[in-house]
Molecule: transfer RNA
Organism: Candidatus Microgenomates bacterium
RNA sequence: GCCAAGGUAGCUCAGUUGGUAGAGCAACGCCUCGGUAAGGCGUAGGUCACGGGUUCGAGACCCGUCCUUGGCU
Repeated sequence: GCCAAGGUAGCUCAGUUGGUAGAGCAACGCCUCGGUAAGGCGUAGGUCACGGGUUCGAGACCCGUCCUUGGCU
């Protein structure tokens, strides 16, 4: 330099017809217990890497940039 995959919550990841951004774990609060663990209920946490475009509407589609991983030279 070229090709491919990927970037979404603190972590691991969904989101597949373009139509209210989610799960598990972690954190916090409450219940339960003599206390702890386990269990149950709930709460908070997001510039969907960045910029632009298409669209009534974009995490998703198009263009560019940055970063990560793998491959080729």